[in-house]
RNA sequence: CUCCUGCAGUCGAGCGAAUCCCACUUCGGUGGGAAGAGCGGCGGACGGGUGAGUAACGCGUGGGUAACCUGCCCUUAACACACGGAUAACAUAUCGAAAGGUAUGCUAAUACGAGAUGAAGUGAAUUUAAGGCAUCUUAGAUUCAUGAAAGCUGAGGCGGUUAAGGAUGGACCCGCGUCUGAUUAGCUAGUUGGUAAGGUAAGAGCUUACCAAGGCGACGAUCAGUAGCCGACCUGAGAGGGUGAUCGGCCACAUUGGAACUGAGACACGGUCCAAACUCCUACGGGAGGCAGCAGUGGGGAAUAUUGCACAAUGGGGGAAACCCUGAUGCAGCAACGCCGCGUGAGUGAAGAAGGAAUUCGUUUCGUAAAGCUCUGUCCUAAGGGAAGAUAAUGACGGUACCUUAGGAGGAAGCCCCGGCUAACUACGUGCCAGCAGCCGCGGUAAUACGUAGGGGGCGAGCGUUAUCCGGAAUUACUGGGCGUAAAGGGUGCGUAGGCGGUUUGUCAAGUCAGAAGUUAAAAGCUACGGCUUAACCGUAGUCAGCUUUUGAAACUGACGGACUUGAGUGCAGGAGAGGAGAGUAGAAUUCCUAGUGUAGCGGUGAAAUGCGUAGAUAUUAGGAGGAAUACCAGUAGCGAAGGCGGCUCUCUGGACUGUAACUGACGCUGAGGCACGAAAGCGUGGGGAGCAAACAGGAUUAGAUACCCUGGUAGUCCACGCCGUAAACGAUGAGUACUAGGUGUCGGUGGUUACCCCCAUCGGUGCCGCAGCUAACGCAUUAAGUACUCCGCCUGGGGAGUACGCUCGCAAGAGUGAAACUCAAAGGAAUUGACGGGGACCCGCACAAGUAGCGGAGCAUGUGGUUUAAUUCGAAGCAACGCGAAGAACCUUACCUAAGCUUGACAUCCUGAUGCCGAUGUCGUAAUGGACAUUUUCCUUUCGGGGACAUUAGAGACAGGUGGUGCAUGGUUGUCGUCAGCUCGUGUCGUGAGAUGUUGGGUUAAGUCCCGCAACGAGCGCGACCCUUGUUUUUAGUUGCCAUCAUUAAGUUGGACACUCUAAAGAGACUGCCAGGGAUAACCUGGAGGAAGGUGGGGAUGACGUCAAAUCAUCAUGCCCCUUAUGCUUAGGGCUACACACGUGCUACAAUGGGUGGUACAGAGGGAAGCGAAGCCGUAAGGUGGAGCAAAUCCCAAAAAGCCAUUCUCAGUUCGGAUUGUGGGCUGAAACUCGCCCACAUGAAGCUGGAGUUACUAGUAAUCGCAGAUCAGAAUGCUGCGGUGAAUGCGUUCCCGGGUCUUGUACACACCGCCCGUCACACCAUGGGAGUUGGAAACGCCCGAAGUCGAUUAUCUAACCCGUAAGGGAGAGUCGCCAAGG
Repeated sequence: CUCCUGCAGUCGAGCGAAUCCCACUUCGGUGGGAAGAGCGGCGGACGGGUGAGUAACGCGUGGGUAACCUGCCCUUAACACACGGAUAACAUAUCGAAAGGUAUGCUAAUACGAGAUGAAGUGAAUUUAAGGCAUCUUAGAUUCAUGAAAGCUGAGGCGGUUAAGGAUGGACCCGCGUCUGAUUAGCUAGUUGGUAAGGUAAGAGCUUACCAAGGCGACGAUCAGUAGCCGACCUGAGAGGGUGAUCGGCCACAUUGGAACUGAGACACGGUCCAAACUCCUACGGGAGGCAGCAGUGGGGAAUAUUGCACAAUGGGGGAAACCCUGAUGCAGCAACGCCGCGUGAGUGAAGAAGGAAUUCGUUUCGUAAAGCUCUGUCCUAAGGGAAGAUAAUGACGGUACCUUAGGAGGAAGCCCCGGCUAACUACGUGCCAGCAGCCGCGGUAAUACGUAGGGGGCGAGCGUUAUCCGGAAUUACUGGGCGUAAAGGGUGCGUAGGCGGUUUGUCAAGUCAGAAGUUAAAAGCUACGGCUUAACCGUAGUCAGCUUUUGAAACUGACGGACUUGAGUGCAGGAGAGGAGAGUAGAAUUCCUAGUGUAGCGGUGAAAUGCGUAGAUAUUAGGAGGAAUACCAGUAGCGAAGGCGGCUCUCUGGACUGUAACUGACGCUGAGGCACGAAAGCGUGGGGAGCAAACAGGAUUAGAUACCCUGGUAGUCCACGCCGUAAACGAUGAGUACUAGGUGUCGGUGGUUACCCCCAUCGGUGCCGCAGCUAACGCAUUAAGUACUCCGCCUGGGGAGUACGCUCGCAAGAGUGAAACUCAAAGGAAUUGACGGGGACCCGCACAAGUAGCGGAGCAUGUGGUUUAAUUCGAAGCAACGCGAAGAACCUUACCUAAGCUUGACAUCCUGAUGCCGAUGUCGUAAUGGACAUUUUCCUUUCGGGGACAUUAGAGACAGGUGGUGCAUGGUUGUCGUCAGCUCGUGUCGUGAGAUGUUGGGUUAAGUCCCGCAACGAGCGCGACCCUUGUUUUUAGUUGCCAUCAUUAAGUUGGACACUCUAAAGAGACUGCCAGGGAUAACCUGGAGGAAGGUGGGGAUGACGUCAAAUCAUCAUGCCCCUUAUGCUUAGGGCUACACACGUGCUACAAUGGGUGGUACAGAGGGAAGCGAAGCCGUAAGGUGGAGCAAAUCCCAAAAAGCCAUUCUCAGUUCGGAUUGUGGGCUGAAACUCGCCCACAUGAAGCUGGAGUUACUAGUAAUCGCAGAUCAGAAUGCUGCGGUGAAUGCGUUCCCGGGUCUUGUACACACCGCCCGUCACACCAUGGGAGUUGGAAACGCCCGAAGUCGAUUAUCUAACCCGUAAGGGAGAGUCGCCAAGG
């Protein structure tokens, strides 16, 4: 939303007749009972349902009706006389499918009609009295008109009529209250009022005619949207906010719309008529229906019950009553939907069972939990008794509640959560997937956040989710907020309504306060007490804001008077000022024109060019024209409401200030709407146009440059008149009044004082600093952002958006007013710490500069990328990877590839059995490992049985193993900023806090080094010092070292000595200690003396807090994951050594400061036993042979080289350079093919000093020269050390790079490699516009007009009905007026 079916009146004591049953019967009937239909009466207007409509006197509350009605009921009084004609039922006939009719005939009444009686009734008139509220009302008297009834009976009663009163129920009116929207501002024609009439129960424009033009509205009319209202319910401390289920009161509705009838009461849920939609029946002609009653059905939906029992109780209708009816109601059924109560057991029980889970493998936990033992019986089951509800009877519930007895732990626990908020944690799985999520957020291989498990927490017959409302939210702030910068002060003034308002006095009593009365239904809520075993639940008593009436008070507000002067204003006297409007006028400058002089440039810029100029520019002189603006004065100076105002003079004019105290007497403040003013730009009309200058043009710049710069240049800028109405219209601070420390400038005035300059006081303006106070802070601070009051404007997260639509204004541009959908979890303010800046100040560093030598070009070595490959193992990646891990890849290494093989394994521990091995030697065999055979072969103890140890082998399983992954899970170690000078703490102080101070400042230093100052005082890690080495020296000690003196030799070779050198132990020395100057007399700096050394003497070691998820899982260790006849292990061969190419780091060169040859000199520091290996000899050489000496201040490596002295080469691809290649050798090593080093001879490439760019270095440094060592069988141009020779330059800090301190800005904080804006492309979401199209609602105009009431119509008709002899009348029909639906 639509409904199949069932159910939802009575009276025979109002009436007649038919039927059935019983009794009697004189068979004619009589009496009694039952029940259907009909006439008649009462009730169907209650009860029950629903909330569509309604923003309204609908509801709530309080009043009014002198403007009303009221059946049944109660009280009082009176009455009921006497008549009449019909009609249904019924019978007959008849029409229709049905629903339903029609005709004729018969009949009754408490049905209907006429008459009589009656006034206390009603209406009218006259009159008296009283009262009120204007009309009037009440009481009394008189007259006239109108005008009532019904019977029944069982004889007790019940009923009828009239009148008055009561009660109950209703009707109408009024005050106040009652949602949202102004992007709804005007609405209204019966509208507002009057008169008259009609109408109603009754007042009224309720209706009609006429007259007037009113009525409502910013205190929100009208319109639109939404909505039944209230008692109450939920929430909240309250004030409030939300809601209107159940229960109760009121209203409205009954398929939709309209209408009346009957009646006491309806415009009527289960009545009537009409129209419409829908459904059903039909013989197609026509009919029937209305669950928003109780059940129930279908549909829709996330979702809501039984077609139950009973009238026993309570109540209702009818009846005299019995009784009947009652889906009202009382009960039962279904649903944990809500509230309340109870149970699912209690005690004991440690072997801490089994099992699960976790685990550091020890154990822990579930856990006294379970089992077991001992008990109990609420609920349960069975049996028995058995209510109250019921006054005498009657019990649906119901054999229910309750009680007794018996039985047995039996039948009865779940849901959510465990990251924080928020009580409660582990494991596994998953791996930004799956998923979770209220907010923050979780998940990318160790997830307390997902899923599962164990454990735990919460609640418990419930638990959790969702939706909604209130709270927290002071987050719409009445209680109880704000507006300088967070959202928010109107651009400014004048002023209307409104709000607020000085002192004093009187009256009133509207507000206010107090008392009393009425009302505030019941229920609910609260308090107390009581009844169901308790509670929920129920009962009794008490308790309310508000409104109304009334009595009183008069302080305050208000109203009305009287008075006052201090608020406000006027008068008078002064001075200040870019205040405004108009007219005139002045000089300087720019530009242009004319003329002169004059010649080649001018102009412009970072640099240029466009442009101007030999047709004479720029420059300069003179004259003229024209427009605009007013240098200096000039000042956080002045004036104005704001916008704004600047040469000078004149005219007109506004305001403020000071002084005075003559006048008025609160005249005031604010100000929604309204009116006026209102920069610049812009618009219209007409002028004007010198300079400047959007647009535009050209030249530059640039990757581009629709810009910045330059050359031109039009609107415009100027004037007059008219619009526009906005600005960061800002003090981002509305106006007014009062109060609340000061200091210091300045402008205008007055008074005092004064010889002058000053100074003091005061009023008004304008600045700065600053206390209290305020503020989130910044800051404000008598010119408030302080303390208060009054009034206005405005704000309520960011975006969408000051946009869209609508309206108003405007010539337009546009302005004013001003949303939503959607979207985000922020946006924002102030301050803090960092970081950053093509911000500032200061300082440092081989950072630049000044120099020296290089790299980048060549060849080679080596590393990397790339490519290739079966493999070219892996790592390192800007500085801070790239001669790095690797202090040394032929095998090994080796991690890679190919092939073959092993499986408790190459290695460790445990168990069992066997053996005495193992090892060594030999043989066979494989590519090799593996494999096969032979020989030899343990220890300790003993009771001689054995036991033990060790080793091998076999077996089984625990396990081994992994250079497999993750350095973004880690430890350790390391790099880097950076040997930069920083990084922190305690206490105190300051700040709401983050934080600050200290650590900043003035000096100084290599240094946060030191000094001084200071709300700081101290301390720590860093710096420095302590340590090593080197430079001087003393003492001690002299072997392997040394040799001055003595002797000796080829030789410190030897004797001797230890003085010197040297060695290696302990000391000394250097501290700004001394002097001078500078400086604050300090720290310190500059210079000097002395000294081997001078201001940390040189070098080293030493690396703060931290940064880079920096590097390393392949040194090592290690969590987790992965492999387990393989990602482990063994072996052979190969690869790591590849090669179009690119880069890094080096070596050698390009030569004459050189190359070659010959001769000759001087180190330091190291190493040496599977070692260094001398002399001698051999070889051209590499090397070989040899073996002395040496575990080293003794011996060896070992020759230092550059150098020096000779000589040669003579500028060339060379006598430079040595790559490459050939041949022949040597060494190491099982083994030099892939793939080593060296030698000799031969060959003799590129290369003639290297583009852009870039590196290192400040003194024993750079450069140059050689030597040694580690690794190592062999294999350095690398690395680490050592000494020899030995420079140049440094003005200085502008710039590049890096760093430090202070300061400043910040929208950055992963911190500028940051953040972030817009277009475009694609997809999706929401919204706007759109030629149009379509639906709904409301309003207005017209047409048609059902049913129906009322009225009109007798000049429309009338057979049947009534009255009447008749005529005629009543009555009816028709038509018209009104009107729903429809068009």